[in-house]
RNA sequence: AAACUCUUCGGAGAGUUUGAUCCUGGCUCAGAAUGAACGCUGGCGGCGUGGAUAAGGCAUGCAAGUCGAACGCGAAAGCCGCCUUCGGGUGGUGAGUAGAGUGGCGAAUGGGUGAGUAACACGUGGGCAACCUGCCCUUGGAUGGGGGACAACCCUGGGAAACCAGGGCUAAUACCGCAUAGUCUGUCGGGACCGCAUGGUUCCGCCAGUAAAGGAGGGGAUCCGCAAGGACCUUCCGUCCGAGGAGGGGCCCGCGCUCCAUUAGCUUGAUGGCGGGGUAACGGCCCACCAUGGCUAUGAUGGAUAGCUGGUCUGAGAGGAUGGUCAGCCACAAUGGGAUUGAGAUACGGCCCAUACCCCCACGGGGGGCAGCAGUCUAGAAGCUUCGGCAAUGGGCGAAAGCCUGACCGAGCGACGCCGCGUGGACGAUGAAGGUCUUCGGAUUGUAAAGUCCUUUUGUUGGGGAUGAAAGGCGGGACGGUUAAUACCCGUUCCGUUUGACAGUACCCAAAGAAUAAGCCCCGGCUAAGUCCGUGCCAGCAGCCGCGGUAAUACGGGCGGGGCGAGCGUUAUUCGGAUUCAUUGGGCGUAAAGGGCGCGUAGGCGGCAGCGUAAGUCAGGGGUGAAAUCUCCACGGCUCAACCGGGAAAUGGCCUUUGAUACUGCGUUGCUUGAGUGCGGUAGAGGCAAGUGGAAUUCUCAGUGUAGCGGUGAAAUGCGUAGAUAUUGGGAGGAACACCAGUGGCGAAGGCGACUUGCUGGGCCGUAACUGACGCUGAGGCGCGAAAGCCAGGGGAGCGAACGGGAUUAGAUACCCGUAGUCCUGGCCGUAAACGUUGGGCACUAGGUGUAGGAGGUAUCGACCCUUCCUGUGCCGGAGCUAACGCAUUAAGUGCCCCGCCUGGGGAGUACGGUCGCAAGACUGAAACUCAAAGGAAUUGACGGGGGCCCGCACAAGCGGUGGAGCAUGCGGUUUAAUUCGACGCAACGCGAAGAACCUUACCAGGGCUUGACAUCACCGAAAGGGACCGUGGCCCCCCUGAAACAGGGGUCUUAGGUAGACAGGUGUUGCAUGGCUGUCGUCAGCUCGUGUCGUGAGAUGUUGGGUUAAGUCCCGCAACGAGCGCAACCCUUUUCCCUAGUUACCAGCGGGUCAUGCCGGGGACUCUAGGGAGACUGCCGACGAUGAGUCGGAGGAAGGUGGGGACGACGUCAAGUCAUCAUGGCCCUUACGCCCUGGGCUACACGCGUGCUACAAUGGCCGAUACAAAGCGUCGCAAGACCGAGAGGUGGAGCCAAUCGCAAAAAAUCGGCCUCAGUUCGGAUUGGGGUCUGUAACUCGACCCCAUGAAGCCGGAAUCGCUAGUAAUCGUAGAUCAGCUACGCUACGGUGAAUACGUUCCCGGGCCUUGUACACACCGCCCGUCAAAUGACCCGAGUUGGGUGCACCCGAAGUCGAUGGCCUAACCCGCAAGGGAGGGAGUUGCCGAAGGUGCGCUCGGUGAGGGGGAUUAAGUCGUAACAAGGUAGCCGUAUCGGAAGGUGCGGCUGGAUCACCUCCUUU
Repeated sequence: AAACUCUUCGGAGAGUUUGAUCCUGGCUCAGAAUGAACGCUGGCGGCGUGGAUAAGGCAUGCAAGUCGAACGCGAAAGCCGCCUUCGGGUGGUGAGUAGAGUGGCGAAUGGGUGAGUAACACGUGGGCAACCUGCCCUUGGAUGGGGGACAACCCUGGGAAACCAGGGCUAAUACCGCAUAGUCUGUCGGGACCGCAUGGUUCCGCCAGUAAAGGAGGGGAUCCGCAAGGACCUUCCGUCCGAGGAGGGGCCCGCGCUCCAUUAGCUUGAUGGCGGGGUAACGGCCCACCAUGGCUAUGAUGGAUAGCUGGUCUGAGAGGAUGGUCAGCCACAAUGGGAUUGAGAUACGGCCCAUACCCCCACGGGGGGCAGCAGUCUAGAAGCUUCGGCAAUGGGCGAAAGCCUGACCGAGCGACGCCGCGUGGACGAUGAAGGUCUUCGGAUUGUAAAGUCCUUUUGUUGGGGAUGAAAGGCGGGACGGUUAAUACCCGUUCCGUUUGACAGUACCCAAAGAAUAAGCCCCGGCUAAGUCCGUGCCAGCAGCCGCGGUAAUACGGGCGGGGCGAGCGUUAUUCGGAUUCAUUGGGCGUAAAGGGCGCGUAGGCGGCAGCGUAAGUCAGGGGUGAAAUCUCCACGGCUCAACCGGGAAAUGGCCUUUGAUACUGCGUUGCUUGAGUGCGGUAGAGGCAAGUGGAAUUCUCAGUGUAGCGGUGAAAUGCGUAGAUAUUGGGAGGAACACCAGUGGCGAAGGCGACUUGCUGGGCCGUAACUGACGCUGAGGCGCGAAAGCCAGGGGAGCGAACGGGAUUAGAUACCCGUAGUCCUGGCCGUAAACGUUGGGCACUAGGUGUAGGAGGUAUCGACCCUUCCUGUGCCGGAGCUAACGCAUUAAGUGCCCCGCCUGGGGAGUACGGUCGCAAGACUGAAACUCAAAGGAAUUGACGGGGGCCCGCACAAGCGGUGGAGCAUGCGGUUUAAUUCGACGCAACGCGAAGAACCUUACCAGGGCUUGACAUCACCGAAAGGGACCGUGGCCCCCCUGAAACAGGGGUCUUAGGUAGACAGGUGUUGCAUGGCUGUCGUCAGCUCGUGUCGUGAGAUGUUGGGUUAAGUCCCGCAACGAGCGCAACCCUUUUCCCUAGUUACCAGCGGGUCAUGCCGGGGACUCUAGGGAGACUGCCGACGAUGAGUCGGAGGAAGGUGGGGACGACGUCAAGUCAUCAUGGCCCUUACGCCCUGGGCUACACGCGUGCUACAAUGGCCGAUACAAAGCGUCGCAAGACCGAGAGGUGGAGCCAAUCGCAAAAAAUCGGCCUCAGUUCGGAUUGGGGUCUGUAACUCGACCCCAUGAAGCCGGAAUCGCUAGUAAUCGUAGAUCAGCUACGCUACGGUGAAUACGUUCCCGGGCCUUGUACACACCGCCCGUCAAAUGACCCGAGUUGGGUGCACCCGAAGUCGAUGGCCUAACCCGCAAGGGAGGGAGUUGCCGAAGGUGCGCUCGGUGAGGGGGAUUAAGUCGUAACAAGGUAGCCGUAUCGGAAGGUGCGGCUGGAUCACCUCCUUU
């Protein structure tokens, strides 16, 4: 100087369960911190800090001494002198020094550590009237006079040593008597005052008892002495007896102080008393005796863990964690025990004993204790120098100088932490080079560098250079005190002198020079920061979610970027976030969580009014809350900061005092409304006991009666001709009580149901007589408590676990006939989905409507009706609440009180322990390990062996097929050198392929080429007017080698070629990197959007509903209103008509011609062609319907309700198909995975499958005759007539680029004939022979023709396909591809031309609504248990082994205490002495007693053959339990059985779907 008051200074979230959502809930992250460690890196300084593990073991040195002013002794070396026999001796000095000893004080402080300790240990506040206190301070008094020893020393002896023994001498402030003494101590007597009890303080009196030590300095008189000196005086330091103080210690008490109840009872000196002992002191602290107490659920006892605190870290705080450095206290000193000395110790660097360990030894015996400072070894992830100094601060001793001090002050080492500084600054664009990326343009690194100018902190060198030092001492001067004194001594002050480990350090100056100095982590999200390459579920990353299986922002590297910076990351730990133990600040209907129910103890809480008190509470004052730390300051000191100093505030607590009295408590007096009692009524399956009744089942007897009965999905086992079942009558026996019966009643819950009687509990209504808070809740406790089960005894009709038999089934369970049990009595058990999944009590907060019981009002003669109130029991619903669902006066709303319970899932309601039980088992109830979730509600889908409505050749009704045969064709499989590749349920399989002998061709074998068969660029070169020649290349022809390509040569016609690289090329790979195209659901009627509204939200609404439609088509309604993509329509074709046009088509009329024919002229009527138009719209009528949409019927019409057919395919699904149509990213090959060629293969053949053809025949086959199409195609072609051939075909070529010519004959049909039911005159496979055609070429491997051959097959098992009208069926025709053809395929065309649809129960697919769901990769889903394998953790276990601990007993060291003490004994007493006495001691002994031993337990670990379950682990086995009605609804308890999930019995629950009924409610 400032702070002080104003002014509470303070609080962030994210990721992860789901397809998505909200909630619950765990896990994880971002922050701060550390005595840290590890990895990489490292320039400087300051301040801090540094063995956390083994309280493991320690070499070496040092860490406690000092005093000569308490005392007696007392050297040596060296130097000097003398003597000398030269060996030495002696004197002086060294020196009263060193040294040890007696004695005093100190050694109990300081320093270390944290083992033990859960305790008055610590913290805090008190008490001691129950205490002690050396040195220090204040104060009173005293300090007289004597005595005897023992060390040292000397001598002797023992011992290796440590050391010891004996004899002798000696001093003291050492030791011991005596004297004296009172404000001391003790006994007794008395007085005053005081106190919380015992009692305290003080005064008076008598008696008794107890003290002491001297040392140093100085001194004028007096005395003694030769002197020195002494007496004496004086000063100082001591000594003794007291009184007080300060500081220190001891004891006692209140409160606070970890976890476990799977530790519930503990205790015999234990609790108290009387008396004693002991202590400084109270006290069972100890002892004798007496009594029987004491502690404990407010947690005793036991176990585990731990030094406590100020503080530190974190946090908004409340809290949580922690106790290293610094500070206070405690405890310990190798381990355990013990005392001695002393003011103080039960003593870290003392002693004794025991034990373990180490060392020395002459084996007899000794020695030792770093948890002091350094240092060493070990263990460990890990923590320093065997440093300097007492200069400072502090301590011990001393009068002092001084000595000692590993306390301390400093330095050293370690980035261990905090703080500060630096590694340069300014300018500098061609935006250099290089790197990286690239869309190839560029971008980025990047003003970064270089370069220019500047600065010099730090470092280096040189120079200067502190503060810390002031006391004290010494010398001198002055003053004061003391005194007889101007000595001495003491004090004050001045001057001088002396003292620095750090350290030549901090700091300052100068010089040269950018010179000496940057790394680490990260870059998927959280979380700031991205790209390339490599890798290919590998290598690896990872905190959580998760990355990696060929395009990785996630691995590794590069570049770039982000963050921090002499550090950066990682690991470990703590708090935070976590309101995730919730006091602040949570919950329990369904998420984890209400006890099965009641009675009631302790406890908690408690109505109205008055008075008192003042414990809680509130206010003021006082004391304390150590310092340091934290906070604050215009504070101060280091240049700043860290750090340090000063001040303030704070320290939330405890104690004390004064007051207040609203509330709570306590005491007292009242009250009646809470609660209870009485009185009058009332309903009821409330309970217990006894008795009674009828129906039914079964059995039995008798009768009637005859062949079956029974049972099931269907059967069988079973019963029955020895007479069943059925039926009638009689009888027996047990169990249960139909109808009434009702979200009706009663009970606390479990539960209670025929009737009567007895006993008995509770409720409700009314009344207001009584009591006067008597109440609520309720830890423990006690009682009750379904079913199953257990024990004993009865009973046993029906039902019925287990078991047995028969079925079903792949294999059984659900189905049918015979036991325990079910029933009764007595006793256990004590659990359930014991549920309203909702603890109890009280109060408050809209209504409506049923129902049960009671009461009142009104009305009536009365009962109803209507209305009000109370109690119970349902439903609907508002506010409010809720995550939502829902709850809602019977709360899950709003509040109060009490109890119980929860804290992620699994492990597990398991293990161990305990209690209970006859048992079964119940109650209590963990951990290791493991997961990143497990859950609740709701949403959208999908699915259901859920429901409703509705479609479709989906079924049904029909017709014809397939599946059987032969052949064709495709696929699988197999085979092969290759049998190229793709396609695989529908939606692959006569598919890509609308043409595999070569080619195609992609495959195989063999041979060959290498800038290539093909493209672009560069360079070289030739030509470039014409011609000739040469070279070169192409084509054609020929020749040679060869299989050919190719190589070589010749002819001919022409114009290109060569070289080296860039590159070409790839039917190589990835359709799961892609584009495009396509299939499919499906021509199904759906799929969405905007705005609005509802919902926390996902989402819903619209799009649902009532009708209707082929249709989300349309109408109506409606919190929706509109819109888009789909549907429909618009397009093509076909059916009718019209207009226009009229060749190659057509030919009615006219003309001509022919055997005949639109053949010709012509015509434009018809058919037709191809352009345009008309037409059909539920338009009209009627009915139905809402008058609507529309439906049905009718009329008209060529056509009628979309007329038939086509094209057209919403949002999307299937990682559907295709890299081999094409295109294309990435990858791969490059004298080959490219290219060329010859031959082979794709055509194989024990088989299996798909799709077809032809058939099996008479509705047919064959022969003959005769008709009628449409649509196509044709010049590399179609090819007529004619001729040849038996035919395929050949010869030949008119015509035709086609409404002109041709292919071209249509076939079934019709007419006539033959065949007559047969493996045939059906069927045509197969095979033999002979031909034709195409083609270079028909061997592998073509088609066709002819002759011959004549197989299987006589209508097809299970199963399965197509089709609803010009359709199926059947008949032929054409085309594409193509030399030819494997075509019986495909595509198109016409001819002939049916049957059937009652209907929607069922199968399949689909649409809409609804419901359930544990599914969302969406039922081809999910998922359970045994078994098998691997891994790690756990439990039991014959045992075995170790730690801790208890009890009993044995032994018993040292030692205190006691006893004794025959032996020893200087001081005192008696005595002349000898000797004796008093007192003491050695020794011996008693109690106690550590360690040790023995026995029996308890407890905690290690290990353990074997046993047990549990967890985890891409693709193991068996089944299918659960989720949809999960295919037998599931689940709970219990019993029993079974490879397993599980099944079954009994009772219970809805957390069961569906349909129906009943009741209630809502709306009208």